The RNA shown here (SAM riboswitch aptamer (S box leader)) has 91 nucleotides and comes from Paeniglutamicibacter antarcticus. The coordinates come from a structure-prediction model, not an experiment, and the mean pLDDT is 81. The model forms 96% of the base pairs in the Rfam consensus. The source organism's lineage runs through Bacteria, Actinomycetota, Actinomycetes, Micrococcales and Paeniglutamicibacter.
RNA sequence: CACCCAUCCCGAGCGGCCGAGAGAUCUGGCUCUAUGACGCCGCAGCAACCACCUCAUUCGAGGACGGUGCUACCGCCAGGACCGAUGGAGA
Numbered sequence: 001c002a003c004c005c006a007u008c009c010c011g012a013g014c015g016g017c018c019g020a021g022a023g024a025u026c027u028g029g030c031u032c033u034a035u036g037a038c039g040c041c042g043c044a045g046c047a048a049c050c051a052c053c054u055c056a057u058u059c060g061a062g063g064a065c066g067g068u069g070c071u072a073c074c075g076c077c078a079g080g081a082c083c084g085a086u087g088g089a090g091a
Stems, first nucleotide, its partner, number of pairs: 001090001004088005013043005021032003025080005044071003049067002052063004075083001
């Protein structure tokens, strides 16, 4: 990173720094935000995609030390488009 596969209505927040917009984009709504949002860092947690372990043995159930991911709102909602994100696999 083109292509391929799976998922995107469950779940899980505190502290520090910063300082004005943010929820990807367009239109229309809705919402968060100086009682500090968004973002970054630390810790904690959630989940169970990969690896691993146990049971069972092709299905599957459980666990959670590791690699990712995630922790406002259904990917915030509706419509749109060579939409996007994450993981796996492959090169």